[in-house]
RNA sequence: GGGGCAGGACGCGACGAUCGCGGUUCCGGGCGCAAGCCGGGGAUCGAGGAAAGUCCGAGCUCCACAGGGCAGACCGCCAGGUAACGCCUGGGCGCCGCAAGGCGACGGACAGGGCAACAGAGAGCAGACCGCCGAUGGUCCCGAGGGAGCGCGCAAGCGCGAGUCGAGGGACACAGGCAAGGGUGAAACGGUGGGGUAAGAGCCCACCGCCCCGCGCGUAAUCGCGGGGGCACGGUAACCCCCGGUCGGAGCAAGGCCAAAUAGGCGGCGAGGUGCGGCCCGCACCGUUCGAGCCGCGGGUAGGCUGCUUGAGGCGACCGGCGACGGUCGUCCCAGAGAGAUGAUCGUCUCCCGGGCCAGGUUGGCCGGGAAACAGAACUCGGCUUACGGUCCUGCCCUGCCG
Numbered sequence: 001g002g003g004g005c006a007g008g009a010c011g012c013g014a015c016g017a018u019c020g021c022g023g024u025u026c027c028g029g030g031c032g033c034a035a036g037c038c039g040g041g042g043a044u045c046g047a048g049g050a051a052a053g054u055c056c057g058a059g060c061u062c063c064a065c066a067g068g069g070c071a072g073a074c075c076g077c078c079a080g081g082u083a084a085c086g087c088c089u090g091g092g093c094g095c096c097g098c099a100a101g102g103c104g105a106c107g108g109a110c111a112g113g114g115c116a117a118c119a120g121a122g123a124g125c126a127g128a129c130c131g132c133c134g135a136u137g138g139u140c141c142c143g144a145g146g147g148a149g150c151g152c153g154c155a156a157g158c159g160c161g162a163g164u165c166g167a168g169g170g171a172c173a174c175a176g177g178c179a180a181g182g183g184u185g186a187a188a189c190g191g192u193g194g195g196g197u198a199a200g201a202g203c204c205c206a207c208c209g210c211c212c213c214g215c216g217c218g219u220a221a222u223c224g225c226g227g228g229g230g231c232a233c234g235g236u237a238a239c240c241c242c243c244g245g246u247c248g249g250a251g252c253a254a255g256g257c258c259a260a261a262u263a264g265g266c267g268g269c270g271a272g273g274u275g276c277g278g279c280c281c282g283c284a285c286c287g288u289u290c291g292a293g294c295c296g297c298g299g300g301u302a303g304g305c306u307g308c309u310u311g312a313g314g315c316g317a318c319c320g321g322c323g324a325c326g327g328u329c330g331u332c333c334c335a336g337a338g339a340g341a342u343g344a345u346c347g348u349c350u351c352c353c354g355g356g357c358c359a360g361g362u363u364g365g366c367c368g369g370g371a372a373a374c375a376g377a378a379c380u381c382g383g384c385u386u387a388c389g390g391u392c393c394u395g396c397c398c399u400g401c402c403g
Base pairs, nucleotide, nucleotide: 001399002398003397004396005395006394007393008392009391010390013349014348015347016346017345018344019343021046022045023044024043025042026041027040029038030037031036048374052385053384055383056382057381058380059379060251061250062249063248072247073246074245075244076243077091078090079089080088081087092106093104094103095102096101107242108241112240113239114236115235129182130181131178132177133176136175137174138172139171140170141169142168145165146164149160150159151158152157190208191207192206193205194204195203209231210229211228212227213226214225215224216223255306256305257304258303265297266296267295268294269293272286273285274284275283276282313332314331315330316329317328318327319326320325350371351370352369353368354367356366357365358364359363
């Protein structure tokens, strides 16, 4: 100098001014008998790292609940953290990466059932397409030798020799043996090497793997060492299932309080009540057992208040811990509503950009432009996941060159 890995901080430039919007609080004003309504000023506070998805876990609230079981859902290496978790930390194992590191639904396949397309000879206690062998058996060829008998010879012996027997050699690849090699497949019944064999094969041996036993380090997962077994138990549980563990439901539109109008309900009084402008008469309607009207009570609705933001809270220091995290002390109060408030302009400075201008000789000044993404709290926390233009910081790994 180049490339990469992990973690953290920021969330948009900083400061100030003016105007605007929302909350809280204080002080005036106007109207009104009052309840209350309208308007003004001051102070102060006012979105996020994800406020998002609503996927987990909780707080809180109401409902349900004697005890036990079934069903169902979720979780699943070990230890720890935590209020809790499916989250986090550390460790183990497996896979990926040269490495820093990353990823992992990571219990059980001798309890049982199911599944495996295509290809392939064969897909589960399998199989023989190409191939290897053909020891053994078979067929054929060669074949030393044996051999009834025949011939020659006085004899010893020599020679020939049918059917047939035949050590041994060769050929075939027929029976049969094999599964090493090739080939199919996601997967082919331990792997590599040697011995062995007709060729082969855990058939035998060494190492590795696997299983069993013992010992040791470790809380444990697991790992290491030693001994034994010749290998038998293939894959899939993100198929049913088995084992172990956890789990009642609904959600702030939860819930609590106050409470109209109208229409039902209940109780009491009750023979009249209402309309035709007032009064009288009159008329009409409703009512006097099923009760008009009046009074009271109660539930519920509209509406209002509450729940509501001080909380497993933020920040800082110290201590304990590898760490997640915990403890002590100090300090701070930081939106809270209603279909929902955060914006605009200007100034100074900073940063970035410019094939602009000036000086000048690698910097400074002037001018112009820009300072952006994802996204908007609605009961509150802890997580996860997803979205995001970019800036800064820390640690580590690999590598080129120079000294």